Large-subunit ribosomal RNA, domain I from Apilactobacillus kunkeei, 564 nucleotides, folded computationally. The organism belongs to Apilactobacillus, within Bacteria. Its mean pLDDT, the model's own confidence on a scale to 100, is 80. Rfam family: Bacterial large subunit ribosomal RNA. Gene Ontology terms of the family: structural constituent of ribosome and ribosome.
[in-house]
Context: one part of a larger RNA
RNA sequence: GGCGCAUGGUGGAUGCCUUGGCACUAGGAGCCGAUGAAGGACGGGACUAACACCGAUAUGCUUCGAUAUGCUUCGGGGAGCUGUACGUAAGCUUUGAUCCGGAGAUUUCCGAAUGAGGAAACUCGAUAAUCUUAAUCGAUUAUCACCAGCUAGAGAAUACAUAUCUAGUUUGGGGGCAGACGUGGGGAACUGAAACAUCUAAGUACCCACAGGAAGAGAAAGAAAUUUCGAUUCCCUAAGUAGCGGCGAGCGAACGGGGAACAGCUCAAACCAAAGAGCUUGCUCUUUGGGGUUGUAGGACUGAACAUUUGAGUUACCAAGUUAAUUGAUAGUCGAAUUAUCUGGGAAGUUAAGCGAUACAGGGUGAUAGCCCCGUAGGCGAAAUCAAUUAACCUCAGUUCAGGAUCCUGAGUACGGCGACACACGUGAAACGUCGUCGGAAUCCGGGAGGACCAUCUCCCAAAGCUAAAUACUCCCUAGUGACCGAUAGUGAACCAGUACCGUGAGGGAAAGGUGAAAAGCACCCCGGAAGGGGAGUGAAAUAGUUCCUGAAACCAUGUGCCU
Numbered sequence: 001g002g003c004g005c006a007u008g009g010u011g012g013a014u015g016c017c018u019u020g021g022c023a024c025u026a027g028g029a030g031c032c033g034a035u036g037a038a039g040g041a042c043g044g045g046a047c048u049a050a051c052a053c054c055g056a057u058a059u060g061c062u063u064c065g066a067u068a069u070g071c072u073u074c075g076g077g078g079a080g081c082u083g084u085a086c087g088u089a090a091g092c093u094u095u096g097a098u099c100c101g102g103a104g105a106u107u108u109c110c111g112a113a114u115g116a117g118g119a120a121a122c123u124c125g126a127u128a129a130u131c132u133u134a135a136u137c138g139a140u141u142a143u144c145a146c147c148a149g150c151u152a153g154a155g156a157a158u159a160c161a162u163a164u165c166u167a168g169u170u171u172g173g174g175g176g177c178a179g180a181c182g183u184g185g186g187g188a189a190c191u192g193a194a195a196c197a198u199c200u201a202a203g204u205a206c207c208c209a210c211a212g213g214a215a216g217a218g219a220a221a222g223a224a225a226u227u228u229c230g231a232u233u234c235c236c237u238a239a240g241u242a243g244c245g246g247c248g249a250g251c252g253a254a255c256g257g258g259g260a261a262c263a264g265c266u267c268a269a270a271c272c273a274a275a276g277a278g279c280u281u282g283c284u285c286u287u288u289g290g291g292g293u294u295g296u297a298g299g300a301c302u303g304a305a306c307a308u309u310u311g312a313g314u315u316a317c318c319a320a321g322u323u324a325a326u327u328g329a330u331a332g333u334c335g336a337a338u339u340a341u342c343u344g345g346g347a348a349g350u351u352a353a354g355c356g357a358u359a360c361a362g363g364g365u366g367a368u369a370g371c372c373c374c375g376u377a378g379g380c381g382a383a384a385u386c387a388a389u390u391a392a393c394c395u396c397a398g399u400u401c402a403g404g405a406u407c408c409u410g411a412g413u414a415c416g417g418c419g420a421c422a423c424a425c426g427u428g429a430a431a432c433g434u435c436g437u438c439g440g441a442a443u444c445c446g447g448g449a450g451g452a453c454c455a456u457c458u459c460c461c462a463a464a465g466c467u468a469a470a471u472a473c474u475c476c477c478u479a480g481u482g483a484c485c486g487a488u489a490g491u492g493a494a495c496c497a498g499u500a501c502c503g504u505g506a507g508g509g510a511a512a513g514g515u516g517a518a519a520a521g522c523a524c525c526c527c528g529g530a531a532g533g534g535g536a537g538u539g540a541a542a543u544a545g546u547u548c549c550u551g552a553a554a555c556c557a558u559g560u561g562c563c564u
Base pairs, nucleotide, nucleotide: 001563002562003561004560005559006558007557008556009555015549016514017513020485021484022482023481024480025479026478027477028476029474030473031176032175039110040109041108042065043064044063046088047087060084061083071104072103073102074101075100076099080092081091082090115124116123117122125144126143127142128141129140130139131138146173147172148171149169150168151167152166153165154164181212182210183209184208185207186206192199196246222229223228233260234259235258236257237256243251244250264466265465266464267410271290272289273288274287275286276285277284278283279282295444297409298408299407300406301403302402303401304400305399306398310397311396312395313394321393322392323391324390325389326388327387328386329385330384332380333379334378338353339352340351342349354371355370356360362374363373364372415439416438417437418436419435420434421433425451446461447460448459449458450457501508502507521548524535525534526533527532
């Protein structure tokens, strides 16, 4: 020096564990904000990293707001309490504390931030009142942003007016978010077409605006082709069909059928009445109330009949609610049944004999517990607030027939040319729908549609509006589930993580879990400056001694056997 063995060190794999995640299910909730939000800054504890032996780190998390680790009140609960936080001190508490729940009070400064400014958490004001001072100064409280609406006043070019300005206003807005779902306005490219330009990807990603707990759509100027159906939405099918398509790549319906859920209504107008205004003095206009709402045309209008029955209701129609009861949510509460022996540090294990079960779900307890503890099955329970349902009160609403003279039934609209878009449909024979532009109807003997267009026939009534449910989603709350993970996994984050750290910034973004049943966390002695170690002691175990369960390998030593 090599090979092997043994014993250690280092290291942190493996095994076991789980405080944390992941994916779902059921129910709830689905908003907060000028009454100042979300989110922060700064403060607030008896000592706060203080005292005690040495030395050092740490100033956080939670909660609260100058009433500051809390205040009031109403309930629950029943013996300890002063969070994390284990020490000392001082206190509180059966006159019911701490704790849990309901309702309230307080709530600095920044932040939409709103008196003005500003490099957020700061600076500087005005007005009024009060306090203070001899007086100034100072202090406290309230108000003072902008936009829109409403009311009143003032008021240009320009006569009336209008724009505009001023004042008032217990009218509203602004911002946040749940990285989800929705509607609308904009809107790519990579890619595919085996290249690429129409096309595709895709109206996707992304940006913006706005809203709701859902949104949007919605009561036929529909769909059909039978004289049929009867608002919308969603699912299954029809069907990868009919079609569209450099007829390439690809795109891709509808009718019909079966289900989920079901709900229908209101205006404008004609006409009537009232009030007001105008001037042409008998009409017009405005406002309000009544009336009225459809296609087998309906309504107004004229005439007649019937009737206060009935129906509906806080969700549209359709308007304000009140009271009571029930149920549920937000604290809780009652809740069965076992002992001994053995092993062991420890019994829930073994052995023996019992018991409960509308409870043998689960968790904990010094090893594996139906009967030790918390619970579980099953019962019970709310002063206060909220939600739902029901009932009563209450509120709202007239119906039918006949007539066919007159009036009304949504106009720069429908529709056409040109240019686009959207419809499964790429201009095509291209309807239907939407927009721009130029033209521009009819008025019930009317009008639209049925995929160019025309006729016949059929269906429907546009140019005004509202509408629950079935559907989509989950930041969040409660309960639960898993042939999901088990610390290089599972969230980036099991741990003080969106932290440390990196970057001018947008932004990027970690590592890091486990003593023991219990700190019983090694008093005391010895060596040493200390670190550390040796005894002693604790413990079942200290090769469990604080990055401490197990403790693999690489790697490093020591001892030893063999070879050289």